[in-house]
RNA sequence: GGUGAUAUAGCCAAGCGGUAAGGCAAGGGUCUGCAAAACCUGGAUCCUCGGUUCGAAUCCGAGUAUCACCU
Numbered sequence: 001g002g003u004g005a006u007a008u009a010g011c012c013a014a015g016c017g018g019u020a021a022g023g024c025a026a027g028g029g030u031c032u033g034c035a036a037a038a039c040c041u042g043g044a045u046c047c048u049c050g051g052u053u054c055g056a057a058u059c060c061g062a063g064u065a066u067c068a069c070c071u
Stems, first nucleotide, its partner, number of pairs: 001070007010024003018054001027041004047063005
């Protein structure tokens, strides 16, 4: 220098054009003499900026970061 992949909550992670699942952790609550365990519960502008569309996490373009391969 070229090619490809990935970027979603503190962490892991689903989604494939129609209002973003789930698990763990943390917070609040119930229970308990106090705890632990158990149960209930709130939380995400989807890496950034543009474009397409009635509508974008999703499609397109340009960036940023990380990883892999080629040279």